[in-house]
This is a predicted structure of a 1517-nucleotide RNA (small-subunit ribosomal RNA) from an uncultured bacterium. Its mean pLDDT, the model's own confidence on a scale to 100, is 84.
RNA sequence: AGAGUUUGAUCCUGGCUCAGAACGAACGCUGGCGGCGUGGAUAAGACAUGCAAGUCGAGCGAGAUUUUCCGCUGUAGCAAUACAGUGGAAAGUCUAGCGGCGAACGGGUGCUUAACACGUGGGCAACCUGCCGAGAAGUGGGGGAUAGCUCGCCGAAAGGCGAAUUAAUACCGCAUGUGGUUAGAGUGGACAUCCAUUCAAAAUCAAAGUCGGGGCAACCUGACGCUUCUUGUGGGGCCCGCGGUCUAUCAGCUUGUUGGUGAGGUAACGGCUCACCAAGGCGAUGACGGGUAGCUGGUCUGAGAGGACGACCAGCCACACUGGGACUGAGACACGGCCCAGACACCUACGGGUGGCAGCAGUCGAGAAUUUUUGACAAUGGGGGAAACCCUGAUCGAGCGACGCCGCGUGGAGGAUGAAGGUCUUCGGAUUGUAAACUCCUGUCAUUGGGGAACAAUGCGUGACGGUUAACUGCCGCCGCGUUGAUAGUACCCGAAGAGGAAGAGACGGCUAACUCUGUGCCAGCAGCCGCGGUAAUACAGAGGUCUCAAGCGUUGUUCGGAUUCAUUGGGCGUAAAGGGCGCGUAGGCGGCGCGGUAAGUCACCUGUGAAAUCUCCUGGCUCAACUGGGAGCUUGCAGGCGAAACUGCCGUGCUGGAGUGUGGGAGAGGUGCGUGGAAUUCCCGGUGUAGCGGUGAAAUGCGUAGAUAUCGGGAGGAACACCUGUGGCGAAAGCGGCGCACUGGACCACAACUGACGCUGAGGCGCGAAAGCUAGGGGAGCAAACAGGAUUAGAUACCCUGGUAGUCCUAGCCCUAAACUAUGGAUGCUUGGUGUAGUGGGUACCCAAUCCCACUGUGCCGCAGCUAACGCGUUAAGCAUCCCGCCUGGGGAGUACGGUCGCAAGGCUGAAACUCAAAGGAAUUGACGGGGGCCCGCACAAGCGGUGGAGCAUGUGGUUCAAUUCGACGCAACGCGAAGAACCUUACCUGGGCUCGAAGCGCAGUGGAAUCCGGUGGAAACAUCGGCGCCCGCAAGGGCCGCUGCGGAGGUGCUGCAUGGCUGUCGUCAGCUCGUGUCGUGAGAUGUUGGGUUAAGUCCCGCAACGAGCGCAACCCUUAUCGUUAGUUGCCACCGGGUCAAGCCGGGCACUCUAGCGAAACCGCGUAGGAUAACUGCGAGGAAGGUGGGGAUGACGUCAAGUCCUCAUGGCCUUUAUGUCCAGGGCUACACACGUGCUACAAUGGCCGGUACAAACCGUCGCAAACCCGCGAGGGGAAGCUAAUCGGAAAAAGCCGGCCUCAGUUCGGAUUGGAGUCUGCAACUCGACUCCAUGAAGCUGGAAUCGCUAGUAAUCGCAGAUCAGAACGCUGCGGUGAAUACGUUCCCGGGCCUUGUACACACCGCCCGUCACAUCAUGGAAGUCACUUGUAGCCGAAGCCGGCGCGCUAACCGCAAGGAAGCAGCCGCCUACGCUAUGAGUGGUAACUGGGAUGAAGUCGUAACAAGGUAACCGU
Repeated sequence: AGAGUUUGAUCCUGGCUCAGAACGAACGCUGGCGGCGUGGAUAAGACAUGCAAGUCGAGCGAGAUUUUCCGCUGUAGCAAUACAGUGGAAAGUCUAGCGGCGAACGGGUGCUUAACACGUGGGCAACCUGCCGAGAAGUGGGGGAUAGCUCGCCGAAAGGCGAAUUAAUACCGCAUGUGGUUAGAGUGGACAUCCAUUCAAAAUCAAAGUCGGGGCAACCUGACGCUUCUUGUGGGGCCCGCGGUCUAUCAGCUUGUUGGUGAGGUAACGGCUCACCAAGGCGAUGACGGGUAGCUGGUCUGAGAGGACGACCAGCCACACUGGGACUGAGACACGGCCCAGACACCUACGGGUGGCAGCAGUCGAGAAUUUUUGACAAUGGGGGAAACCCUGAUCGAGCGACGCCGCGUGGAGGAUGAAGGUCUUCGGAUUGUAAACUCCUGUCAUUGGGGAACAAUGCGUGACGGUUAACUGCCGCCGCGUUGAUAGUACCCGAAGAGGAAGAGACGGCUAACUCUGUGCCAGCAGCCGCGGUAAUACAGAGGUCUCAAGCGUUGUUCGGAUUCAUUGGGCGUAAAGGGCGCGUAGGCGGCGCGGUAAGUCACCUGUGAAAUCUCCUGGCUCAACUGGGAGCUUGCAGGCGAAACUGCCGUGCUGGAGUGUGGGAGAGGUGCGUGGAAUUCCCGGUGUAGCGGUGAAAUGCGUAGAUAUCGGGAGGAACACCUGUGGCGAAAGCGGCGCACUGGACCACAACUGACGCUGAGGCGCGAAAGCUAGGGGAGCAAACAGGAUUAGAUACCCUGGUAGUCCUAGCCCUAAACUAUGGAUGCUUGGUGUAGUGGGUACCCAAUCCCACUGUGCCGCAGCUAACGCGUUAAGCAUCCCGCCUGGGGAGUACGGUCGCAAGGCUGAAACUCAAAGGAAUUGACGGGGGCCCGCACAAGCGGUGGAGCAUGUGGUUCAAUUCGACGCAACGCGAAGAACCUUACCUGGGCUCGAAGCGCAGUGGAAUCCGGUGGAAACAUCGGCGCCCGCAAGGGCCGCUGCGGAGGUGCUGCAUGGCUGUCGUCAGCUCGUGUCGUGAGAUGUUGGGUUAAGUCCCGCAACGAGCGCAACCCUUAUCGUUAGUUGCCACCGGGUCAAGCCGGGCACUCUAGCGAAACCGCGUAGGAUAACUGCGAGGAAGGUGGGGAUGACGUCAAGUCCUCAUGGCCUUUAUGUCCAGGGCUACACACGUGCUACAAUGGCCGGUACAAACCGUCGCAAACCCGCGAGGGGAAGCUAAUCGGAAAAAGCCGGCCUCAGUUCGGAUUGGAGUCUGCAACUCGACUCCAUGAAGCUGGAAUCGCUAGUAAUCGCAGAUCAGAACGCUGCGGUGAAUACGUUCCCGGGCCUUGUACACACCGCCCGUCACAUCAUGGAAGUCACUUGUAGCCGAAGCCGGCGCGCUAACCGCAAGGAAGCAGCCGCCUACGCUAUGAGUGGUAACUGGGAUGAAGUCGUAACAAGGUAACCGU
């Protein structure tokens, strides 16, 4: 510090996700030791048991008990003495009680609380304060009760009642008054009430003793207490400024409310409470309401600013089963106190009682989840006490938990045969891996033996010393000795033994470090995001290996970060989400120039505070570290004081530049109202006139013989204003258009007289606001939703047509929305220019300016810088800046629901969530596509010729059938295709019979000697079996060859052409496809390759930020057309000779033809015209051939997962007595049917018969086969010749000559069938070809549709070859005869280039929308129903404070007494908790039914959108 993910690719916007750190965690796997921390986050749920607050006998009485002493009595004894009882004294111990102090601390929890609760800084002149410190003064003298105890009674218990008796540091008068309090005066101070102090007089207010020492006593003295007062420390109470949560779908709240007067109350101010008076108080700077929440120091994270949190530790607050209440007290409205009410639980004799773990342990429950019913007061601290001491679950320790942090270990060194095993393998090896074994060491931790702490200081005891005192005890100080340790026999130290006891977890497709094998086969599964898995998965599972961390490792959850993704630091709004439809204007925010003042903001310095801990730095202590001590910093803040005066604010005073006023002008569809004009449409009346009109792609509905349309004249009525008219004008926007008049708003120009900052923006608010729509009343010509009809269509609730009502128009009133758009808020300033146009003014031209120049104000275009993701914007900014407002924060759900508000309604404004997706988007790029455009080409159309589609047959395919009809090929580009040839074989299929090292091949081992051939038997054959003939090399061993047996291994036309190679088809012989360098662009990419011409061609020329190059095109190759030359047999024969019936037959020759080698020839070379003078094109000459002469071979980058695993090769899978192999027979030849490709025909341009002529190419010894003979013929016999320019196949046919047929199902046509044959072959039944005789079907030119061909072509005619024993109408070649037509490129098809649109990129066979149906999920409405919270009105009214009464009761004081004073019970009143009633409000749950929404693999119906998407799309209504 970033990364992944939208696309074919790119840039941007934007969300989602990841890597980091952290945690009071939990879960999974694993687990050696120690230190320091930490551990009920959920149910403030309920709790068994034990403990957590007592102490003081030096305050008091009593009881029990122990020891000692004294006395008395009794018993025993002579007695001393012992024992028992009893009384007293002393010293203890225990028990409850009275009394004092404490129990308000400490400990727990986070329910409540949005508040002066907390934090911070101030204030109290408005307050309190037990114990403690300091100071002053006192502590006199009396009195009456009561608990306990005892007795009686009630009760199950808890407990209670009565009587009698008793003490105090308990309680009550009286005295004293240093003083305090209350009222007065003076002085000083202050903030208004007041405060401090002084003075004088009056009233009123205190107390308690206990324990020591001395002394005979009186008395003196010490300590601890007690009382009054002052003061301090510490603690508390109250008030104020500021700060920190969400919600406006909570906008108004409030009656003790706000203030005053008076009173009450409190420690104290105060509506705190009450009476009366006034009517205030709070609120968009968010009152009131609702939700949530203890606050802080701090913790986590972050570069910081921030964000989230508030465990442990520390400060404050609140609470103590729930609600209410007071009492006591210095302090509480009191966690382990009281009273009442309620819920719950327990005890009960059913009458009644008892209880409160959110103290420490512990239990149950709920939960993913959180520990021992431990030790000790040794230390620290607290309560009581004079003290010893007691108490202390505070605390200190230990225990449990890897919960966290930190430290240590699980060994170290050497060790290559690179062991074995595992894994992988290209079989060579590689890796695990110095890892192990093995050798030599070490001894941390654990184990074991021994030693063994610190924390301890006090206090107490004791012995001295000093001070206090008259003196001692005592107290204070100091020195010595003794005593006190839960943790703990722990830490630590020493010794012993032995590598011995101690490693796992996750990951390995990318992000992200780390790769292979096997299994699985869209299954099982993984997954944080993208995404993996459909037979070769580095992504699942296992294994090996590797990587990371390590006593831990992962997962889940949460927080911050990354996220500049709420942007103060630090974002945006033309098109990505986002400018309000427009104006006026309130609050608010912001604001020109000069001078003076002030000091709120601002700045500087000082002071106080900002607790400690935490954090940072420095430095110490535990062996280090974690942890911890000390010092410093920090605590960014608040408050006070003293200064500064630039800037902002405020006050004062000026200025004119901003703004406004004035004067003078002209421009304008600016607004409102009232008039008025012509053209046109429609309707009505009349005339002329006759059969149609109208409408469309074509029609029809409609109108018209009752006279339309057309035309002429007249009239009625409504609406809109042609030309002018212009990216011209005006207006804030919406919007405004004939002409005139009236009223009226604004802008602009000129002048520079006046005011003197009067300004800008503008949340709320108010107004305006197209069209549609609504209400009422008019109006209604045309147009025209709805509606009707006609068409179109598969349908057509549409597009088209004929009609037609609301509406459109006017008046009045609503509605308030638009793609209300410049998708661009307003204002101000600044920043190169060019060119139009509108308005005004100035200048110039001798005069004359709409015209030329200048300025200002509008309105356009192009463009510099700059900006922008790009497109683009660019003085009319989207540039550079300032101010103010509005708005945005992923897509969908949704501008929906609920609520509120406005509206007559329609609906508007405001405006969510659940759920769901990993994207949704913007701009640009390359393609592809378009029922977009332009240019061009092709037998593409057109023009022609001949076919197919109809018939019969052949052949292939589909389908069907079958035991099998083997398999493949499926638009063009499968279908006379693989197959250049299925009777057996082929053959892969079916049935049946056999074999299993196998039908063939290789290697090794063993064994035998044959194999082959001949014959026999069985058999359908394969095969089995028997007999016979019968080996080679070598001296031998042995080898060769063959058979058999076994092993390693064969075999497979089995699957996958979507794992592949190779080969092939196709677009397409179309003219394209690319690269290097440079340049442009952020980039994908572009340029080059586009453009102007030209070509068959990216062919060439020219131009050009391109310059070059490659693969294609062309050429080079073959063939054909002309000539030359060479050669001259097997070819040829002109001349010469011979010869035959004839014949190159012979001699001879090589001239010609021909053959086949080598050359020549054609290049727009020449002329001319066009063209740019080019490329090139037209015409012409010459030439055998003329513009690539004809034909062939040759197929760029690529596309179609095109075809082929059945040619071959090949990965993987499957099979192995079978999916291999051998054999026989069958099938591939089936047959209702459908299609493709062909053949033969339908006839006279023909058929038949006879005669007769002319080819090319090819083939032949496993062959071609002549002559001759036989047969009607197929053919048979026969055999010459030929390994071929020699011989043979071989007859070419159409043609030509002659004859017959005469338009008919025929002398056309030949299918089919019967019979007879031939040939091949082991074999023609299934299932061959051919021949002869007989038979003589359909068919008379072929519907829709469709194919080929542009010249030696089509058409037509025959010949040959491959395959092949035989079997072509197919295929491949060859020649013969030999046409017609092309105006042209509008249309169909295919293709090329440029351009345009795009929501396509699997690329239009694309994408994609809505209803319906099914399933799942969340949600809205809903008759109701349930729960909770809460308002208002009222009822009831516990306990209790306060007040009143107090006839009942009463010790202290007064009084001789009666009685009084005072008090208590009781009763009443006010307030009031729980409870109840009535009626509202809010929130949540649930619900028959219902609404839409989201998601789901292939459901249904259509085709709305994306291309002109086939009716341009979209917005509002």